[in-house]
Context: one part of a larger RNA
RNA sequence: UUGCAGUUAAAAAGCUCGUAGUUGGAUUUCUGGUUUUUAGCAGUUGGUCCACCUCACGGUGAGCACUGAGUGCGGGAGCCAUCCUUCCGGGGAGGUUGUGUGCACUUUGUUGUGUGCAUGAUUUUUGUCGGAACCUUUACUUUGAAAAAAUUAGAGUGUUCAAAGCAGGCAUACGCUUGAAUACAUUAGCAUGGAAUAAUAGAAUAGGACUUUGGUUCUAUUUUGUUGGUUUCUAGGACCGAAGUAAUGAUUAAUAGGGACAGUUGGGGGCAUUAGUAUUUAAUUGUCAGAGGUGAAAUUCUUGGAUUUAUGAAAGACUAACUACUGCGAAAGCAUUUGCCAAGGAUGUUUUCAUUAAUCAAGAACGAAAGUUAGGGGAUCGAAGACGAUCAGAUACCGUCGUAGUCUUAACCAUAAACUAUGCCGACUAGGGAUCGGUGGGGCCAAUUUAUAGCCGCAUCGGCACCUUAUGAGAAAUCAAAGUUUUUGGGUUCUGGGGGGAGUAUGGUCGCAAGGCUGAAACUU
Numbered sequence: 001u002u003g004c005a006g007u008u009a010a011a012a013a014g015c016u017c018g019u020a021g022u023u024g025g026a027u028u029u030c031u032g033g034u035u036u037u038u039a040g041c042a043g044u045u046g047g048u049c050c051a052c053c054u055c056a057c058g059g060u061g062a063g064c065a066c067u068g069a070g071u072g073c074g075g076g077a078g079c080c081a082u083c084c085u086u087c088c089g090g091g092g093a094g095g096u097u098g099u100g101u102g103c104a105c106u107u108u109g110u111u112g113u114g115u116g117c118a119u120g121a122u123u124u125u126u127g128u129c130g131g132a133a134c135c136u137u138u139a140c141u142u143u144g145a146a147a148a149a150a151u152u153a154g155a156g157u158g159u160u161c162a163a164a165g166c167a168g169g170c171a172u173a174c175g176c177u178u179g180a181a182u183a184c185a186u187u188a189g190c191a192u193g194g195a196a197u198a199a200u201a202g203a204a205u206a207g208g209a210c211u212u213u214g215g216u217u218c219u220a221u222u223u224u225g226u227u228g229g230u231u232u233c234u235a236g237g238a239c240c241g242a243a244g245u246a247a248u249g250a251u252u253a254a255u256a257g258g259g260a261c262a263g264u265u266g267g268g269g270g271c272a273u274u275a276g277u278a279u280u281u282a283a284u285u286g287u288c289a290g291a292g293g294u295g296a297a298a299u300u301c302u303u304g305g306a307u308u309u310a311u312g313a314a315a316g317a318c319u320a321a322c323u324a325c326u327g328c329g330a331a332a333g334c335a336u337u338u339g340c341c342a343a344g345g346a347u348g349u350u351u352u353c354a355u356u357a358a359u360c361a362a363g364a365a366c367g368a369a370a371g372u373u374a375g376g377g378g379a380u381c382g383a384a385g386a387c388g389a390u391c392a393g394a395u396a397c398c399g400u401c402g403u404a405g406u407c408u409u410a411a412c413c414a415u416a417a418a419c420u421a422u423g424c425c426g427a428c429u430a431g432g433g434a435u436c437g438g439u440g441g442g443g444c445c446a447a448u449u450u451a452u453a454g455c456c457g458c459a460u461c462g463g464c465a466c467c468u469u470a471u472g473a474g475a476a477a478u479c480a481a482a483g484u485u486u487u488u489g490g491g492u493u494c495u496g497g498g499g500g501g502a503g504u505a506u507g508g509u510c511g512c513a514a515g516g517c518u519g520a521a522a523c524u525u
Stems, first nucleotide, its partner, number of pairs: 004496003007477002012493001014366001016364002021359003026251001032080007040073003044069005049063001050061004085133006092125014137199003140194002143191002152183002156166002168177003209245008218236003256356001257353003261348002264345002269341004275319002279315003283311002286308001290301002327334002371412006381405001385401004423492003427484002430468003435463006442456003472479002498525003507518004
């Protein structure tokens, strides 16, 4: 590993990208005929052996016994379409055919047949040895050799039994004689048969294969009476041309993936522009005694006119109703108008490439709110703080103020119940009605025709969800996934192993800091 778990009990990194790693679609020789042989297995049948019956012929029965025949299954070898590496050499064994010479039979006859021996020629053998030139490479599996003994399993054996031991047994106690098996021994290595499965390589700018042929260049043993030199022939490397041969050489186009194109779609992003009311403030205006606020009050503001009414103004923030079990985005997140910029998904497609893919240590981008630094801005709300209440107390809840902050620019930080508390990719398993986006048909408005828009319904892809049921799952709640799991293996990443101590200490690293990431133990229960 086989063989755990991860919604809620411990445990899916906030999200995406991404290298190493791991894993990776289908496809290429499939079949058939024929000859020969039979290691083996099954059953049929005959003979021998054995037993019984019988005077005998003969009959019946049995068998880990011996042996023959044919049948079925199966195995091996050869040939045909269908290479089993190619050459050279040695000796060997066959076949064919000569010459010489024995033997047996035969013939009128070395005439013929058979069989030997010696010596030639020719051809076949992959049976053996040696050499040369080349050969896609592994995993896997079969068999074998090899792999200490003791141990383990296990055979034999009356240690009196047994645990053990490797002894022992028989006899005339002269001697004779049997053992001390066998198995297992996994990774790696060696040899060997197989060729399914999984990889790998090959011919696309042919620098490709094969057959001829021509050059260039190198090497030099044999033979030319001998020695030396030169050249040729010849033999063997290497390189460069030419011609010919061939079915000459590119698998398919994955309900895998990428790209192009088309009309769309969206509150996706960035920049600019624009609108809306509210709030607060200041100004002007009308009126007059309270206003605020609360459970009740008070702090607070008020004839210097508060609160309230009206008129326009300014500022900064926000984007109501429409707003939904709707949309978009990797997540965080995203909602006034308009313009510009680049991007995305789904759909459509008789478009293109052809495995380009999936998931991912390291590494990287983004990442609510709060917080930090430096500017801007500061309407609202408002950690801290002040006060009024409440209360036994109140350093709170309620109220009145109010700094930082809240907004924005530039830079950090990198965490959240960052939740669907549910990784990503792929396949299958069940019914339904809605809805959003695309596509294709059909119908209605249409009584002005075509066309757009709209409405209704059908089909089909892709979304966010929902309902009902589980012959499924689960501890249950519940779940079309949390199913296809003891009938356990589709691929891949991360994480967890009783509660505390503790996300603490320490070390490392990142950060201006706050802190983040990594991350124990003693002890306790």
The part of an RNA shown here (small-subunit ribosomal RNA, central domain) has 525 nucleotides and comes from an uncultured marine eukaryote. Its mean pLDDT, the model's own confidence on a scale to 100, is 80. The RNAcentral record of the full RNA draws on ENA and SILVA. It matches the Rfam family "Eukaryotic small subunit ribosomal RNA". Gene Ontology terms of the family: ribosome and structural constituent of ribosome.